Two RNAs folded together computationally: RNase P RNA and transfer RNA, 437 nucleotides in total. Rfam match: Bacterial RNase P class A. About the family: Ribonuclease P (RNase P) is a ubiquitous endoribonuclease, found in archaea, bacteria and eukarya as well as chloroplasts and mitochondria. The prediction has a mean pLDDT of 77.
RNA sequence: GAAGGGGGUCGGGUGAUCGCUCGGUUUUAACCGAGAGGAAAGUCCGAGCUCCAGAGGGCAGGGUGGUCGCUAACGGCGACCGGGGGUGACCCCAGGGAAAGUGCCACAGAAAACAUACCGCCCUGAAGCUUAGCGAGGGGUAAGGGUGAAAAGGCGAGGUAAGAGCUCACCGCAGUCCUGGUGACAGGAUUGGCACGGCAAACCCCACCCGGAGCAAGACCAAAUAGGGGAACGUUGGAGAGUGGCCCGCUCGAGGUUCCCGGGUAGGUCGCUAGACCCUAACAGCAAUGUUAGGGCCAGAUGAAUGAUCACCCUCUUCGGUUAUCCGAAGAGACAGAACUCGGCUUAUAGACCCGCUUCCGCU
RNA sequence: GCCGCCUUAGCUCAGUUGGUAGAGCAACGCUUUUGUAAAGCGAAGGUCCUCGGUUCGAAUCCGAGAGGCGGCU
Numbered sequence: 001g002a003a004g005g006g007g008g009u010c011g012g013g014u015g016a017u018c019g020c021u022c023g024g025u026u027u028u029a030a031c032c033g034a035g036a037g038g039a040a041a042g043u044c045c046g047a048g049c050u051c052c053a054g055a056g057g058g059c060a061g062g063g064u065g066g067u068c069g070c071u072a073a074c075g076g077c078g079a080c081c082g083g084g085g086g087u088g089a090c091c092c093c094a095g096g097g098a099a100a101g102u103g104c105c106a107c108a109g110a111a112a113a114c115a116u117a118c119c120g121c122c123c124u125g126a127a128g129c130u131u132a133g134c135g136a137g138g139g140g141u142a143a144g145g146g147u148g149a150a151a152a153g154g155c156g157a158g159g160u161a162a163g164a165g166c167u168c169a170c171c172g173c174a175g176u177c178c179u180g181g182u183g184a185c186a187g188g189a190u191u192g193g194c195a196c197g198g199c200a201a202a203c204c205c206c207a208c209c210c211g212g213a214g215c216a217a218g219a220c221c222a223a224a225u226a227g228g229g230g231a232a233c234g235u236u237g238g239a240g241a242g243u244g245g246c247c248c249g250c251u252c253g254a255g256g257u258u259c260c261c262g263g264g265u266a267g268g269u270c271g272c273u274a275g276a277c278c279c280u281a282a283c284a285g286c287a288a289u290g291u292u293a294g295g296g297c298c299a300g301a302u303g304a305a306u307g308a309u310c311a312c313c314c315u316c317u318u319c320g321g322u323u324a325u326c327c328g329a330a331g332a333g334a335c336a337g338a339a340c341u342c343g344g345c346u347u348a349u350a351g352a353c354c355c356g357c358u359u360c361c362g363c364u
Numbered sequence: 365g366c367c368g369c370c371u372u373a374g375c376u377c378a379g380u381u382g383g384u385a386g387a388g389c390a391a392c393g394c395u396u397u398u399g400u401a402a403a404g405c406g407a408a409g410g411u412c413c414u415c416g417g418u419u420c421g422a423a424u425c426c427g428a429g430a431g432g433c434g435g436c437u
Base pairs, nucleotide, nucleotide: 001360002359003358004357006355007354008353009352010351012313013312014311015310016309017308018307020035021034022033023032024031025030037335041346042345044344045343046342047341048340049214050213051212052211056248057247058246059245061210062209063208064207065206066080067079068078069077070076081095082093083092084091085090096205097204101203102202103199104198105197118145119144120141121140122139123138124137128134129133153171154170156168157167158166172194173192174191175190176189177188178187179186180185218270219269220268221267228261229260230259231258232257233256235255240252241251242250277296278295279294280293281292282291283290284289314333315332316331317330318329319328320327321326365436366435367434368433369432370431371430374389375388376387377386383420392406393405394404395403413429414428415427416426417425
């Protein structure tokens, strides 16, 4: 210098004028203060919170899937293990079970899973023929050809009529043992001729997890309409009602006595923003993360605020002048936009910057 | 805001344990007719919304995204 790989940050700035939402002050009209994001998005996971039993048992259903850890929790994150890709930095993996059972494997092919034989190879061989040989038929074989995405361990040697784990070496696989590791697993020794293909993002099995609904949850104040409603005590646990996919269970529940007045639509208030919060430092840890100390307060609307214009500067693109530099003009500055709140994931994003790393080339 | 459902030819829809995607109507050509309609025959027409994954193989199974529809005060 070129090409590449990983991680992170910002994502226009300043000023003036006119506006909007919320809070505070007060003389009710002004002043002061605050006012979008890394994704506020998709609503894909996980929680808090609220109601229904502080959600209990069973069935059904759903989800997750190497190991260890982090966390309030997770399908998230970190480290490691195994497999795959890359020269490498590094990247990708829904990564349990196919010797529990069922199912599927189109076309082609002999055969797609209780194996089988189209061509071929080898042995035998009727009739017949020029007697070497060809040859209907019978038998052996799976080395070779061919089909397919996939063909019953691979490859080499021995062996054989030809062949074959038939035998042997190496590799793979399976069982047992030893060593190391918390573990996934790794290494080694030994035994077995192989115990038989793929698909579980097919049903299923195993392990673990999950009750349902969602702030339009829910609570309170209360115009209007209807006619009943609520609390306490006691009886009966029948019909029924509530939550729920279903069953059980739980709660309420007729008629009685006493006391009370509400009802809950329009509208309003709360829920509502101080929180698993943010910043800095130290310590523990490889890391995710945790602990401690100090500091900080940072939107809360309900037709829904966070904007518009101008000036200067910054960045990029194009054009013109120009040796480079530079000057001038025009245009552009992304994705997007809170609505109960957090932790993640995913998706969108013009442009700019920073820190490590890899390979190759050149020079010293 | 929250919760469900759908996307296949121009239109309306089928498509099951994953194996080359169909029907009706419309449009086109031919026959019939003086001409049209109807009728008959024929041929064409598909990124199965998009991207990625699983698989030998995906409209179908899984994930992410886009568009549309409906419900809840």